A computed fold for a 73-nucleotide RNA from Capsulimonas corticalis, annotated as transfer RNA. RNAcentral holds the sequence, with entries from Rfam.
RNA sequence: CUCUCCGUAGCUCAGCGGAUAGAGCAACAGUUUUCUAAACUGUCGGCCGCAGGUUCGAAUCCUGCCGGGGGGA
Numbered sequence: 001c002u003c004u005c006c007g008u009a010g011c012u013c014a015g016c017g018g019a020u021a022g023a024g025c026a027a028c029a030g031u032u033u034u035c036u037a038a039a040c041u042g043u044c045g046g047c048c049g050c051a052g053g054u055u056c057g058a059a060u061c062c063u064g065c066c067g068g069g070g071g072g073a
Stems, first nucleotide, its partner, number of pairs: 001072007010025004018056001027043005049065005
């Protein structure tokens, strides 16, 4: 320099252009237990890396940046 994949909750990830963006773990509260752990119930937590564009409508499509992984020179 170039090709490619990825970026969504504290962490690991889902999410085929249309619904209020979801799950597991973690955290917090409760039930249970002598206590802890486990189990069960509930709660909290995100404007989807940034900026533009297309569209009636974008996390999703396009472009450019930023960051990370891999291949090539």
Rfam family: tRNA. By type it is a transfer RNA.